[in-house]
RNA sequence: AAAUAAUAUUUUGAUCAGGCGGAUUGAUUUCAACUUGCCGGGCUAAUAUUAGCAACGAGUAUAAAUGCUUGUGGGACUGUG
Numbered sequence: 001a002a003a004u005a006a007u008a009u010u011u012u013g014a015u016c017a018g019g020c021g022g023a024u025u026g027a028u029u030u031c032a033a034c035u036u037g038c039c040g041g042g043c044u045a046a047u048a049u050u051a052g053c054a055a056c057g058a059g060u061a062u063a064a065a066u067g068c069u070u071g072u073g074g075g076a077c078u079g080u081g
Base pairs, nucleotide, nucleotide: 009081011079013077016075018039019038020037021036022035024033025032026031042053043052044051045050055072056071057070058069059068060067061066
């Protein structure tokens, strides 16, 4: 100096898992098949039960910034620095 591997961190991708929506078909009120669009997840603490932050959705107040209420809040993999 180069290559390879591991770890930390930044960021990327989507044909994994998973979630939401649309079309077609079958079934019948619950769902399944197939196809397609979007997302695909940063964490923290603890008595390890559980609780909380960022972020995102809905509603509401406001000229706006932004606040308030409420729901969700996440596994794995790939590429770059």
This is a predicted structure of an 81-nucleotide RNA (NiCo (Nickel/Cobalt) riboswitch aptamer) from a Clostridiaceae bacterium.
Its Rfam family is "NiCo (Nickel/Cobalt) riboswitch aptamer". On this family, see Furukawa et al., Mol Cell 2015: "Bacterial riboswitches cooperatively bind Ni(2+) or Co(2+) ions and control expression of heavy metal transporters".
Model confidence (mean pLDDT): 78 of 100.
The sequence was found by an Rfam model in a public genome assembly.